[in-house]
Context: one part of a larger RNA
RNA sequence: GAAUGAACGUUGGCGGCGUGGAUUAGGCAUGCAAGUCGAGCGCGAUAUGUAGCAAUACAUGGAAAGCGGCGAAAGGGAUAGUAAUACGUAGAUACGUACCCUCGGGUCAGGGAUAGCCCACCGAAAGGUGGAGUAAUACCAGAUAAUGUCUUCGGACCAAAGAUUUAUUGCCCGUGGAUCGGUCUGCGCCCUAUUAGUUAGUUGGUGGGGUAAUGGCCUACCAAGACCAAGAUGGGUAGCGGGUGUGAGAGCACGACCCGCAUCACUGGGACUGAGACACUGCCCAGACACCUACGGGUGGCUGCAGUCGAGAAUCUUCCGCAAUGGGGGAAAGCCUGACGGAGCGACGCCGCGUGCGGGAUGAAGGCCUUCGGGUUGUAAACCGCUGUCAUAGGGGAGCAAAAUUUGAGCGAUCCUAAGAGGAAGCACAGGCUAAGUUCGUGCCAGCAGCCGCGGUAAUACGAACUGUGCGAACGUUAUUC
Numbered sequence: 001g002a003a004u005g006a007a008c009g010u011u012g013g014c015g016g017c018g019u020g021g022a023u024u025a026g027g028c029a030u031g032c033a034a035g036u037c038g039a040g041c042g043c044g045a046u047a048u049g050u051a052g053c054a055a056u057a058c059a060u061g062g063a064a065a066g067c068g069g070c071g072a073a074a075g076g077g078a079u080a081g082u083a084a085u086a087c088g089u090a091g092a093u094a095c096g097u098a099c100c101c102u103c104g105g106g107u108c109a110g111g112g113a114u115a116g117c118c119c120a121c122c123g124a125a126a127g128g129u130g131g132a133g134u135a136a137u138a139c140c141a142g143a144u145a146a147u148g149u150c151u152u153c154g155g156a157c158c159a160a161a162g163a164u165u166u167a168u169u170g171c172c173c174g175u176g177g178a179u180c181g182g183u184c185u186g187c188g189c190c191c192u193a194u195u196a197g198u199u200a201g202u203u204g205g206u207g208g209g210g211u212a213a214u215g216g217c218c219u220a221c222c223a224a225g226a227c228c229a230a231g232a233u234g235g236g237u238a239g240c241g242g243g244u245g246u247g248a249g250a251g252c253a254c255g256a257c258c259c260g261c262a263u264c265a266c267u268g269g270g271a272c273u274g275a276g277a278c279a280c281u282g283c284c285c286a287g288a289c290a291c292c293u294a295c296g297g298g299u300g301g302c303u304g305c306a307g308u309c310g311a312g313a314a315u316c317u318u319c320c321g322c323a324a325u326g327g328g329g330g331a332a333a334g335c336c337u338g339a340c341g342g343a344g345c346g347a348c349g350c351c352g353c354g355u356g357c358g359g360g361a362u363g364a365a366g367g368c369c370u371u372c373g374g375g376u377u378g379u380a381a382a383c384c385g386c387u388g389u390c391a392u393a394g395g396g397g398a399g400c401a402a403a404a405u406u407u408g409a410g411c412g413a414u415c416c417u418a419a420g421a422g423g424a425a426g427c428a429c430a431g432g433c434u435a436a437g438u439u440c441g442u443g444c445c446a447g448c449a450g451c452c453g454c455g456g457u458a459a460u461a462c463g464a465a466c467u468g469u470g471c472g473a474a475c476g477u478u479a480u481u482c
Stems, first nucleotide, its partner, number of pairs: 001482004006478005013353006019346002026309003030306003035070003040067002047060005077264003087188007095181002100177002103174005108142001110140002118131005148157003162169003190236003197227003202224008239261004243254004266287005289300004317343001319342003325339001326337003356386004366377004390423001392418005399411002426471005431452003437466005447454002
């Protein structure tokens, strides 16, 4: 000098774009953050209409809950662990892939249940038990069977679901694709030898098991190997990369925001479902913590968005909207979406603009200095004449809307009108380095200080005033990197 997710002190007008829990991966009240489909299914509430004096009957309509399907493995958060099952790069294949696209076939004919609902009962609650009975694109056997699977090449085996309606959309089997993923290999990847030896499923083989798939991944038997001074093993630290800061570069330091990958979800373990998880707002077990309780027993997981307590030098609103972009369900209308789009708060950063312009000497008053003549503050002010950026008030308004009509939470370029200099300047420094000095006070005191060093009675170095210098809505200090 440049830089920062900064903090602190003094000061503080406006706008645009960014950015904001770095510490306790500490604990969390409350609300919201994943639903959707009636064109899969049964039931059919409140309600409306018609008839009727009424009970009621019929029609329309479709709520809540339930079965079923798809989604919930995405999106969002965090960086605890991890020094290599990570990441980066270049390759490999023994593999899988719902939804989507392509092509070739098929969609025949049956059955038995169960939730909801109703009845009875237990429990404080959470919830549960028994009985009767019902539907399906839920479930189960049968038929059909290749280009599929297995094969001893003879053969054996495997599926389906309808709906609305007259043309769509589903369903099943298979082929190819696209996308995404699994696995393997080479190379790269911090410090430490005051860590020198490490390893028994350990290294390899055979048979078997397991997996979508290779493999000690697992198992039985056999052999005795495998790694290491080119640093094994141990210890410490750490998510990695694209990148960021600095620097002429080489390099050094870092990895906030944004993007890709990995990992985690109160702590530890486990599987289930599924195309996909060993699953943030799913399940089971154990533990710690917290809450409810009728003491028998239950409930919970903000490292989602806001918000709260704590610790800390320190980091925001319990806001608006699905209008846009995107995602899920749906044939669609529409629904959901704290993703996202916006607004709010913070000079936290960068950038832009303003705080007026012209005239004005009796060089006014006041302040400060003085050799007492004067000098300086200083055209500065007053005063005169203007202007209207920004801000304020009122009015219009392209556009963000893509698509015939329609659709904006919020923003609004820009234009017009009104009034009036009004509402808008500070901070640090002045001995040298280093731009800028005088007076008074103090008297090795009080104090200053980045380094050298100032202060003990004339201090350009402390404190104040005046003046000056630098930067300017900021200016200094501290911390850290180059």
Small-subunit ribosomal RNA, 5' domain from an uncultured prokaryote, 482 nucleotides, folded computationally. The prediction has a mean pLDDT of 86. RNAcentral holds the full RNA, with entries from ENA. Its Rfam family is "Bacterial small subunit ribosomal RNA".